[in-house]
């Protein structure tokens, strides 16, 4: 100098004017202070909080799935193991079980899981021919070679054989056991045993283990009009009767177009309770931010100090002007946190790897 890997951070600045939301002070006018994000997003996981349900258990359903740890919890994070990729820094992996059972493995191929025989090899033994070497056909033997396939029932070599074959042996691989290391996953080969028994796929059903009640701030709670309706009490014109409760008669208002008869309905006051409009709480001080000490490889835990950092409800966080630069991306709270995922113009910092050059 070039190429690359991992981690962290910023994401327009300043000034003036006019507004908006919250809050403090003020009788008021006004003045001061604060006012979106790293993802506020997707609403995919986990928890707090609230209401409802709930003896216990079983069935069913869902999620997760190497080991250990962290955490309020997780499907998240950290560290480790195993496998794969990369020269490397590093990156990726739903990574339990296929001797519990059922099913599947297209096409090709003889055969796709109780292995099989298309080409091929042999034909020792038995039969026939031949003096013999040997030849012929069949029964039969074999799985080394070829071929198919994503995958063909261990690999290499020597022996062995008619030809072959873990048939035998050595090494490698595999499985089991012992031993050693590790909390464990797992690793190691010093040792022994087994000729090999276990093809793939569980992101097919399934089995095993662990966890999981439902709904969500429009949760939920409080205050509470007008109008209408519900309940209770009291009052309700005149006359008569009765001790009284009450009874009888007459009368009043509205409607049936005017009038009469008739019919139907009926008032006022106070109180109670439910609901609606509206208002208030929940509503932001919290598994909180920053600094620092200690413990831990780390995630994280803990002590001390310090700070207060949006809280709207038709829903604020904006507009204009000037100026500077590297000309400004993705996008905007709505109960609150911890994660994951996705989007993002441009820029900065740190650690590390590989290549090349110079000294």
């Nucleotide at each position: 100098g070039g190429a690359g890997u991992c981690g962290g951070c910023c994401g327009g600045g300043c000034a003036g004017c006019c507004g908006c939301u919250g809050u403090g002070c003020u009788c008021a006018c006004g003045c001061g202070c604060a006012g979106a994000g790293g993802a506020a997003a997707g609403u995919c996981c986990g928890g707090g909080c609230u209401c409802c349900a709930c003896a216990g258990g079983a069935c069913g359903g869902g999620a997760u799935g190497c080991c250990a740890g962290g955490u309020a919890a997780c499907g998240c994070c950290u560290g480790g193991g195993g496998g794969g990729c990369g020269c490397g820094a590093g990156c990726c992996c739903a990574c339990g079980g296929a001797c519990a059972g059922u099913g599947c493995c297209a096409c090709a191929g003889a055969a796709a899981a109780c292995a099989c025989a298309c080409c091929g090899c042999c034909g020792a033994u038995g039969g026939c021919c031949g003096c013999a070497a040997g030849g012929c056909a069949c029964a039969g033997g074999c799985a080394a070679g070829g071929g198919u396939g994503a995958a063909a029932a261990g690999g290499u070599g020597c022996g062995g054989u008619a030809a072959g074959a873990g048939c035998g042996c050595a090494c490698c691989g595999c499985g089991c056991g012992a031993c050693g290391g590790g909390c464990a996953a797992c690793c190691g080969u010093u040792c022994g045993c087994g000729g090999c028994a276990c093809g793939g796929a569980a992101a097919a059903c399934c089995c095993c283990a662990u966890c999981c009640g439902g709904a969500g701030c429009a949760a939920g709670g409080c205050c509470a009009a007008a109008u209408a309706g519900g309940g209770a009490a009291g009052c309700g014109g005149c006359g008569g009767g009765g001790c009284a409760a009450c009874c009888c008669g007459c009368g009043c208002g509205u409607g049936c177009g005017g009038u009469c008869c008739g019919c139907a309905c009926g008032g006022c006051u106070u109180c109670c309770g439910g609901g609606u409009a509206g208002g208030c709480c929940g509503c932001u001080a919290g598994a909180g931010g920053c600094g620092u000490g200690c413990g831990g490889c780390g995630a994280c835990g803990u002590g001390c100090g310090u700070c207060c950092c949006a809280g709207a409800u038709g829903a604020a966080u904006g507009g204009c002007u000037g100026u500077c630069c590297a000309c400004g991306a993705c996008a905007g709270a709505a109960c609150c946190c911890g994660g994951c995922u996705u989007a993002c113009a441009g820029g900065c910092c740190g650690a590390c790897u590989c290549c090349u050059c110079g000294u």